The RNA shown here (Bacterial RNase P class A) has 316 nucleotides and comes from a Betaproteobacteria bacterium. It is recorded under the gene name rnpB. The RNAcentral record of the sequence draws on ENA. Its Rfam family is "Bacterial RNase P class A". The family's RNA type in Rfam is ribozyme. From the family's description: Ribonuclease P (RNase P) is a ubiquitous endoribonuclease, found in archaea, bacteria and eukarya as well as chloroplasts and mitochondria.
RNA sequence: GAAGCGCGCCAGACGGUCGCUGCAUGCUUGCAUGCAGAGGAAAGUCCGGACUCCACAGGGCAGGGUAGUGGGUAACACCCAUCCACCGUGAGGUGAGGAUCAGAGCAACAGAGACGAGUCACGUUUCCCGCAAGGGGGGCGUGGGUGAAACGGGCAAUCUCUACCUGGAGCAAUACCAAAUAGGCAGGCGUUGACGUGGUCCCGCGGAGCCUGCGGGUAGGUAGCUUGAGGCGCACGGUAACGUGCAUCCCAGAGGAAUGACCGUCAUAGCGCGCAAGCGCCGUAACAGAAUCCGGCUUAUCGGUGCGCUUCCACU
Numbered sequence: 001g002a003a004g005c006g007c008g009c010c011a012g013a014c015g016g017u018c019g020c021u022g023c024a025u026g027c028u029u030g031c032a033u034g035c036a037g038a039g040g041a042a043a044g045u046c047c048g049g050a051c052u053c054c055a056c057a058g059g060g061c062a063g064g065g066u067a068g069u070g071g072g073u074a075a076c077a078c079c080c081a082u083c084c085a086c087c088g089u090g091a092g093g094u095g096a097g098g099a100u101c102a103g104a105g106c107a108a109c110a111g112a113g114a115c116g117a118g119u120c121a122c123g124u125u126u127c128c129c130g131c132a133a134g135g136g137g138g139g140c141g142u143g144g145g146u147g148a149a150a151c152g153g154g155c156a157a158u159c160u161c162u163a164c165c166u167g168g169a170g171c172a173a174u175a176c177c178a179a180a181u182a183g184g185c186a187g188g189c190g191u192u193g194a195c196g197u198g199g200u201c202c203c204g205c206g207g208a209g210c211c212u213g214c215g216g217g218u219a220g221g222u223a224g225c226u227u228g229a230g231g232c233g234c235a236c237g238g239u240a241a242c243g244u245g246c247a248u249c250c251c252a253g254a255g256g257a258a259u260g261a262c263c264g265u266c267a268u269a270g271c272g273c274g275c276a277a278g279c280g281c282c283g284u285a286a287c288a289g290a291a292u293c294c295g296g297c298u299u300a301u302c303g304g305u306g307c308g309c310u311u312c313c314a315c316u
Base pairs, nucleotide, nucleotide: 001312002311003310004309005308006307007306008305009304010303012266013265014264015263016262017261018260020037021036022035023034024033025032026031027030039287043298044297046296047295048294049293050292051170052169053168054167063166064165065164066163067162068082069081070080071079072078083097084095085094086093087092098161099160103159104158105155106154119144120143121142122141123140124139125138126137127136128135129134174223175222176221177220184214185213186212187211188210189209195206196205197204198203199202230249231248233246234245235244236243237242267284270281271280272279273278
């Protein structure tokens, strides 16, 4: 210098104006002021949990899942280490890697025969037929041919067996408060006129319902809701995943759903000019948008960048 391998990081910065959401404070109670306001995947909803409700004597079966070994973890199909197999010159990568002496099933083409099938040749032995030469059958042994594999095995990404795990639904869970209207129940009053309505206020007209209480449900509201297996730093233990201790921080919480728009300066990519330093243009760039919360996996992704390592080439 070229080509690669592994583990990571960033995802424009700062300032201003006008908006939106939440919290705190203040009062003039709907306005001010202050603070905070999307991601590495918020995505797919594929695994694993927390949480909530429902179900549930005990044990077993069925169904579903996982699978070398050891460790990590709340848990996992995740992660770490390692063995083995395969791939790569290598750094490294990939692996549904338990059991075929419990039972079943399967194997293209070729081949006589592919899981109870026996072919050809030679040797040997025995039986039968034959006067004989010889012929036919059975047993045993050796060798050949086909094929990935020829009774000795393979496949469990086929059933199965073994070990372990496993109830169902999901924050639209669930709990609480609770209108209007229309039903329901109970009590009271009412054709001996309740009640409504008009006025001359005690008369006219209509007239079979009216009043009170309770309860369920709907709209709506509140809680669940974000302090958590939490972040960052240091120390110690461990090869590592990770754990322990100390210190410090509070970091979206909407809900028909806020997180936006514009301007200025700088910086990156791109384009143009220039030998170069640099200057100008463009205008924020890819994938994408929280919805109960965590741990993973997978998928999408413009560019830039850090560390460690490998192979080859050149020079000293």